[in-house]
Molecule: transfer RNA
Organism: Eubacteriales bacterium
RNA sequence: GGGCUAUUAGCUCAAUUGGUAGAGCAGGCGACUCUUAAUCGUCAGGUUGGGGGUUCGAUUCCCUCAUAGCCCA
Numbered sequence: 001g002g003g004c005u006a007u008u009a010g011c012u013c014a015a016u017u018g019g020u021a022g023a024g025c026a027g028g029c030g031a032c033u034c035u036u037a038a039u040c041g042u043c044a045g046g047u048u049g050g051g052g053g054u055u056c057g058a059u060u061c062c063c064u065c066a067u068a069g070c071c072c073a
């Protein structure tokens, strides 16, 4: 220098041809228990890495930038 992949909740990851973003763990509260743990119930938590474009509508498509990893030279 060239190419590919990834970026979504505190963490690990989903999201069926574009149609109002979910789960597990962690966290708060409650039940159970003499207490803790475990288990069960419930609640909260997101400007989907930044910016721009297309569209009635973008996590999804296009462009650009950033970060990380891999390959080639």
Stems, first nucleotide, its partner, number of pairs: 001072007010025004019056001027043005049065005